The RNA shown here (transfer RNA) has 72 nucleotides and comes from Candidatus Levybacteria bacterium RIFCSPHIGHO2_02_FULL_40_18. Taxonomically the source falls in Candidatus Levyibacteriota (Bacteria, Bacteria candidate phyla). Rfam family: tRNA. Gene Ontology term of the family: triplet codon-amino acid adaptor activity. Model confidence (mean pLDDT): 84 of 100.
RNA sequence: CGGGGUGUAGUGAACCGGUAUCACGUUCGGUUCGGGACCGAGAGGCACUGGGUUCGAUUCCCAGCACCCCGA
Numbered sequence: 001c002g003g004g005g006u007g008u009a010g011u012g013a014a015c016c017g018g019u020a021u022c023a024c025g026u027u028c029g030g031u032u033c034g035g036g037a038c039c040g041a042g043a044g045g046c047a048c049u050g051g052g053u054u055c056g057a058u059u060c061c062c063a064g065c066a067c068c069c070c071g072a
Base pairs, nucleotide, nucleotide: 001071002070003069004068005067006066007065010024011023012022013021018055026042027041028040029039030038048064049063050062051061052060
């Protein structure tokens, strides 16, 4: 320098055009002498950034940024 991939709650991952889901973690409660395990309930993200297309975008297109891989 060229090509490709990834970028979503604290962490890991789904969804892949119609106002975002699951697991772990976390908070409160139950259970226990107390804790773990287990059970119930809750909080937490507008989806890397900026534009564009669309009635509507995390989801499509363009540019940029970060990381990873391949080549030179």